The RNA shown here (transfer RNA) has 77 nucleotides and comes from Thaumarchaeota archaeon S13.
The sequence was found in a public genome assembly.
[in-house]
RNA sequence: GCGAAGUUAGUAUAGCCUGGCAGUACACCAGCUUCCCAAGCUGGGAGCCGCGGGUUCAAAUCCCGCACUUCGCACCA
Numbered sequence: 001g002c003g004a005a006g007u008u009a010g011u012a013u014a015g016c017c018u019g020g021c022a023g024u025a026c027a028c029c030a031g032c033u034u035c036c037c038a039a040g041c042u043g044g045g046a047g048c049c050g051c052g053g054g055u056u057c058a059a060a061u062c063c064c065g066c067a068c069u070u071c072g073c074a075c076c077a
Stems, first nucleotide, its partner, number of pairs: 001073007010026004020057001028044005050066005
């Protein structure tokens, strides 16, 4: 340099193809339970979806550019 995959709550991830203002698990907070802890049950908070732009009534989702991560190839030696 070329190509591919990926970037979504604290962590791991679904959703993306087929556009309709985001979900699960663990973790966290509160309550219940318990002598206490753990476990369990109930409820709750937390992300605007890597960044910018475009299309659209409407974008995590489609299009373009850029950044970063991983892998492969090339280059170098």

The coordinates come from a structure-prediction model, not an experiment, and the mean pLDDT is 82.
Its Rfam family is "tRNA". Rfam classes the family as a transfer RNA.